[in-house]
Molecule: transfer RNA
Organism: Verrucomicrobiales bacterium
RNA sequence: GGAGGGGUGGCAGAGUGGUCGAAUGCGGCGGUCUUGAAAACCGCUUUGGCGCAAGCCAACGGGGGUUCGAAUCCCUCCCCCUCCG
Numbered sequence: 001g002g003a004g005g006g007g008u009g010g011c012a013g014a015g016u017g018g019u020c021g022a023a024u025g026c027g028g029c030g031g032u033c034u035u036g037a038a039a040a041c042c043g044c045u046u047u048g049g050c051g052c053a054a055g056c057c058a059a060c061g062g063g064g065g066u067u068c069g070a071a072u073c074c075c076u077c078c079c080c081c082u083c084c085g
Base pairs, nucleotide, nucleotide: 001084002083003082004081005080006079007078010026011025012024018068027045028044029043030042031041032040046059047058048057049056050055061077062076063075064074065073
């Protein structure tokens, strides 16, 4: 340099146009149970901005585009992995 795959909440990871800020697991916090703990079970659990609050808005690596609507399609850039030279 060329080809392919990938980048999604704290971590892993599904989701491939609409009811998705987003399943599930791990982790964290609270609770039930226990003499106490573990295990099990139940609930909650991304970040930022605005707001007295209720709530609203934005963010799926960065930027731009297509579309009524984009994590999902297209372009470009960045990063990671594999292969070829």